[in-house]
Predicted 3D model of a 695-nucleotide part of an RNA (large-subunit ribosomal RNA, domain II) from a Nanobdellota archaeon. RNAcentral holds the full RNA, with entries from ENA.
Context: one part of a larger RNA
RNA sequence: GCCAACGAGUUUAUCGCAUAUUGCAGGUCUAAGCUCCAUACGGAGUGAAGGCAAAGGGAAACCAAGUGCUAAAUGCGCGCAAAAAUGCAGUAUGCAUAAAACCCGAAGCCAAGCGAGCUUGCCAUGGCCAGGAUGAAUCCUAACGAAAGUUGGGAGGAGGUCCGAACCCGUGAGUUGUUCAACCCUCUGGGAUGAGCUGUGGCAAGAAGCGAAAAACUAAUCGAGCUUGGUGAUAGCUGGUUCUUCCCGAAAUAGCUUUUGGGCUAGCGUCCACCGAAUCAUUGGAGAGGUAGAGCUCUGAAAAGAAAAUUUUGGCGCAAGCCAGGUUUUCUUAUCAAACUUCGAAUGCUCCAGUGAAUAGUGGGCAGUCAGAACGCGGGCGCUAAGGUCCGUGUCUCCAAAGGGGAAUAGCCCAGAUCUUCAUCUAAGGUCCCCAAAUUCAAGCUAAGUGCGAACAGACAAGGUAGUGGAAUUCCUGUGAUAGCUAGGAGGUUAGCUCAGAAGCAGCUAUCCUUUAAAAAGUGCGUAACAGCUUACUAGUUAAGGAGUUCUGCGCCGAAAAUUCAUAGGGGCUAAGCUUGGUACCGAAGAUAAGACUGUUCCGCAUUCGUGCGGGACGGGGUAGGGAAGCGUCCUCAUUGCAGUGAAGCCUUAAGGUAACUGAAGGUGGAGCGAUGAGUAGUGAUAAUGUUGGC
Numbered sequence: 001g002c003c004a005a006c007g008a009g010u011u012u013a014u015c016g017c018a019u020a021u022u023g024c025a026g027g028u029c030u031a032a033g034c035u036c037c038a039u040a041c042g043g044a045g046u047g048a049a050g051g052c053a054a055a056g057g058g059a060a061a062c063c064a065a066g067u068g069c070u071a072a073a074u075g076c077g078c079g080c081a082a083a084a085a086u087g088c089a090g091u092a093u094g095c096a097u098a099a100a101a102c103c104c105g106a107a108g109c110c111a112a113g114c115g116a117g118c119u120u121g122c123c124a125u126g127g128c129c130a131g132g133a134u135g136a137a138u139c140c141u142a143a144c145g146a147a148a149g150u151u152g153g154g155a156g157g158a159g160g161u162c163c164g165a166a167c168c169c170g171u172g173a174g175u176u177g178u179u180c181a182a183c184c185c186u187c188u189g190g191g192a193u194g195a196g197c198u199g200u201g202g203c204a205a206g207a208a209g210c211g212a213a214a215a216a217c218u219a220a221u222c223g224a225g226c227u228u229g230g231u232g233a234u235a236g237c238u239g240g241u242u243c244u245u246c247c248c249g250a251a252a253u254a255g256c257u258u259u260u261g262g263g264c265u266a267g268c269g270u271c272c273a274c275c276g277a278a279u280c281a282u283u284g285g286a287g288a289g290g291u292a293g294a295g296c297u298c299u300g301a302a303a304a305g306a307a308a309a310u311u312u313u314g315g316c317g318c319a320a321g322c323c324a325g326g327u328u329u330u331c332u333u334a335u336c337a338a339a340c341u342u343c344g345a346a347u348g349c350u351c352c353a354g355u356g357a358a359u360a361g362u363g364g365g366c367a368g369u370c371a372g373a374a375c376g377c378g379g380g381c382g383c384u385a386a387g388g389u390c391c392g393u394g395u396c397u398c399c400a401a402a403g404g405g406g407a408a409u410a411g412c413c414c415a416g417a418u419c420u421u422c423a424u425c426u427a428a429g430g431u432c433c434c435c436a437a438a439u440u441c442a443a444g445c446u447a448a449g450u451g452c453g454a455a456c457a458g459a460c461a462a463g464g465u466a467g468u469g470g471a472a473u474u475c476c477u478g479u480g481a482u483a484g485c486u487a488g489g490a491g492g493u494u495a496g497c498u499c500a501g502a503a504g505c506a507g508c509u510a511u512c513c514u515u516u517a518a519a520a521a522g523u524g525c526g527u528a529a530c531a532g533c534u535u536a537c538u539a540g541u542u543a544a545g546g547a548g549u550u551c552u553g554c555g556c557c558g559a560a561a562a563u564u565c566a567u568a569g570g571g572g573c574u575a576a577g578c579u580u581g582g583u584a585c586c587g588a589a590g591a592u593a594a595g596a597c598u599g600u601u602c603c604g605c606a607u608u609c610g611u612g613c614g615g616g617a618c619g620g621g622g623u624a625g626g627g628a629a630g631c632g633u634c635c636u637c638a639u640u641g642c643a644g645u646g647a648a649g650c651c652u653u654a655a656g657g658u659a660a661c662u663g664a665a666g667g668u669g670g671a672g673c674g675a676u677g678a679g680u681a682g683u684g685a686u687a688a689u690g691u692u693g694g695c
Stems, first nucleotide, its partner, number of pairs: 001695006011099004016095010027052003033046005056063002066078004102240002105237001109230006120204009129194001131163003134159001138155007167191003172187003206222001208218002243630006253266005267369002269366006278359001279357009293343001294341002299337003303333009313324004372398002375394007403414003418596004423592003429586003432571003438583001440582006451573002463557003467554010484541005490514003495509003520535001524533002597620010631684001633681001635679008649668005655662002
């Protein structure tokens, strides 16, 4: 891991509730006990003690269809009366409460015992420590010395001394890490006559021992051992909780909570009864309101200008005063505001009516829910950050919703799956190929592979652009524009000044006059200064558009990332891109068609009154959860069957039923097994790191 078996809402009680049902009701039920029968459970009778009900009110005394409040109530509360009804007891089911209380699961707490054959310390009695080194005290002796003593030599053999085996330990590394081993092995290392090591026997332990102290050790267990018991401790926590079909179907909110991953009440679900349209949507009418917007009257903010007042602000001035400011007020212009409003919607809300749906309300039984999420819109916080967070809002979606689209993709778009069909039509979205359907029709745009992305965890911004399309507007133009070409572009004069020079063209000042078709006291090059080239300006030639500004469509640059291209989903596309319009087609579990099942309700017929048949209308996604109807298993009772001419069980085959399941045939097997009705429960397993067994 697989298979099999086992494995979880049970039982008892209640001067508990509800529903269904049975018995009795001019109430109802007996309890213990007793008697009889039966003796496995038990059954029948007796028993009226007592309970509930039949009357309430009051704290009570007490009174009583009334009573309490009060000094007293024509008052008020709770009752009676009337109507609907209902009472007691039993059984079943749902739920509550008390119990282990659906099952498994702690770490723990307490008690009584068992442990010092491991280990800690101690006691008694034994044992062990190769070899080498160092050379204390002390003693002997020599020399010297007056002596004390000093210096040598020799003997000696001390030491928690040294080196190093046994022995004890375990420093560093490696190895191992389904191991040789639940701590070993290899190399290396520390102690090795000592506070040494060790054998045997003994003593001390569970809030206790022992501890050269690490909360170490006390039998692979220690911040309180192990075993058994209290014990099915408790677990607001995690996991699991077993057959079927049918109907409905939530919540993730509010208040309170030593409360925030738990509860209680309400809200939202379901079922029953009552009530009987009281409900919702939409349209019309009538209302209240101060949001969006707007505005500046008020309250405030704030910009520019003007005027006036004021000022022990600065400067100038002898002074008058002037200049530059400050503050306040008024006016003009243009503004801003969640806590401003002279104004003021749309929605929403309330009431009335019409229309359409089929709800709403009251009482009761049973719940679940209290972590919500995205999206659109209105906001707060944040950075007008977040797949952020907190509110509001939504016939929204998911949750609890499958199907189609979005490449893939809970919350986006379309659309809500009872079942069957190799039928039809559509939605969103698509129609070159992958890939079903247009290489469809018409008109434009784009040349960048721009693009082929509704949005998104999705790549774009400021800025730049004589890329190209469209629109508007101003000016010039057959009295000839613009561009090109041809020609002219002069004279006073080298204007004056300045200057070395200054002649249109370093700079300063002025910028006139003349001839002209036109020509600047000169637009730009250029020269040392001139010269030279050129422009403005003019004529001719040519010939029909030319010059600017603004708005706008589609493009272009801006544009850099780490494993080749890493992408529009890919191929690829110049449309198969973008904008606009048309037609056709594809496309879903949507709609339709045909058939089947089923729920609610209405009608008709039948009816054993339980229901059945036929027809119509509206329904049948579903988690938590509520309700309904069934299948199957063990056993019991009653009735009735099968079986050695082969029961149960097992295997195979095909069949019936919406399903749980059921019957049949054949084989195997070799002795029991069903059906109907009523009951009863150790009654249903793909899941609990489930338990046991097998492989």

The coordinates come from a structure-prediction model, not an experiment, and the mean pLDDT is 82.